[in-house]
RNA sequence: AGUAGAGGCGCGAUGUCCAUCAGUAGCUUAUUGACAAGGCCGGACAGCCGUAAUAAGCGAAAGGGGCCAUCGCCGAAGUGUUGAACGUAUGUCCGUGUGUUCAAUGCUGGGCCUGCGGAGAAAAUCCGCAGGACUGUCACAUUUUGUGGAGCGCUACU
Numbered sequence: 001a002g003u004a005g006a007g008g009c010g011c012g013a014u015g016u017c018c019a020u021c022a023g024u025a026g027c028u029u030a031u032u033g034a035c036a037a038g039g040c041c042g043g044a045c046a047g048c049c050g051u052a053a054u055a056a057g058c059g060a061a062a063g064g065g066g067c068c069a070u071c072g073c074c075g076a077a078g079u080g081u082u083g084a085a086c087g088u089a090u091g092u093c094c095g096u097g098u099g100u101u102c103a104a105u106g107c108u109g110g111g112c113c114u115g116c117g118g119a120g121a122a123a124a125u126c127c128g129c130a131g132g133a134c135u136g137u138c139a140c141a142u143u144u145u146g147u148g149g150a151g152c153g154c155u156a157c158u
Stems, first nucleotide, its partner, number of pairs: 001158005008074001010073006017066002026058008038049003041095006077108013109135002112132008137149005
């Protein structure tokens, strides 16, 4: 340098189904009130829209999640910062937010639990930070155990 492997509630993608979202948004009917001074993320210029409440009826979806199956894998993958491209919030421009993909760079061995914070409809779940024990690996030692390190690591073969 190359090839092949290991950690285990191991990681990720896709698909069917299921629950939740939610009796919510929205639509229809009726009643009552407001009439451009309102609303559509912010601004400019336009454009569009009867709107708020109550009652009755009808009544979703997306994102997120779970089981299973298939596929790809063991920096698997996740995430921070920066940049670029393509979307998206009525149209154009600017801004802000947000989604996907790519690149550079930093952090994290792994799953779990607890607390705090963020996202989320949510007590689900995800992400970040801190702590805890467990686990795999290597090094050292006072070696039935203890201490410490990090995956650009470790093991085997050539």
Molecule: Lysine riboswitch aptamer
Organism: pig gut metagenome